[in-house]
Molecule: c-di-GMP-I riboswitch aptamer
Organism: Geobacteraceae bacterium
RNA sequence: CCCCGAAACAGCCAAACUCAUCGAAAGGUGAGGACGGAAAGCGGCGGAUCCUUACUCCACAAAAACCACAAUAAGAGGGCCGAGCUGCCGAA
Numbered sequence: 001c002c003c004c005g006a007a008a009c010a011g012c013c014a015a016a017c018u019c020a021u022c023g024a025a026a027g028g029u030g031a032g033g034a035c036g037g038a039a040a041g042c043g044g045c046g047g048a049u050c051c052u053u054a055c056u057c058c059a060c061a062a063a064a065a066c067c068a069c070a071a072u073a074a075g076a077g078g079g080c081c082g083a084g085c086u087g088c089c090g091a092a
Base pairs, nucleotide, nucleotide: 004090005089012037013036017032018031019030020029021028022027035079041085042084045082046081047080049076050075054072
């Protein structure tokens, strides 16, 4: 130094929920609040997940209209997993 995460010190972050606010929604931000976290620090690159204003498609015997599913685009989340960058302390 790397892998790793026992013990301790000092700090850090903040789930659910509540209020305010932004958004069509997922969800974001701020305040309160702590379930937890050694990367719960950073960034949506890949997978998975979530949303559905738009576009396309168009099933339900035929036609028309409407329109579901699916696809595409756009979006969300880093406290789902993988990969990447950075980082405190310290035994086996």